[in-house]
């Protein structure tokens, strides 16, 4: 110093040939069930998709740049 992957809830991930309200699973919150609890059933909070900045009618997705993590080469 170059390459390559990745960065989306509190966690572990999904979504990438750009398209209408960004979701799943645990986990937190209530009600219900229960003698009380866990299980189980119902609802419901929480996100400016790492940070800017382009390009488009429209960006999590594309293109630039910075940050951070992991790997490779020297």
């Nucleotide at each position: 110093a170059g390459c390559c992957u990745c960065g989306u809830a509190g966690c572990u991930c999904a979504g990438u040939u750009g398209g209408a309200u960004a979701g799943a699973g645990c986990g937190c919150c209530g009600c219900g069930c229960u003698a009380c609890g866990a299980a189980c059933g119902c609802g419901g909070a929480g996100g400016u998709c790492g940070c800017a900045g382009g390009u488009u009618c429209g960006a999590a997705u594309c293109c630039c740049g910075c940050c951070g993590a992991g790997g490779c080469u020297a």
The RNA shown here (transfer RNA) has 74 nucleotides and comes from a Phycisphaerales bacterium. Its mean pLDDT, the model's own confidence on a scale to 100, is 81. NCBI's taxonomy places the organism under Bacteria, Pseudomonadati, Planctomycetota, Phycisphaerae, Phycisphaerales. Rfam family: tRNA. Rfam links the family to the GO term triplet codon-amino acid adaptor activity. The family's RNA type in Rfam is transfer RNA.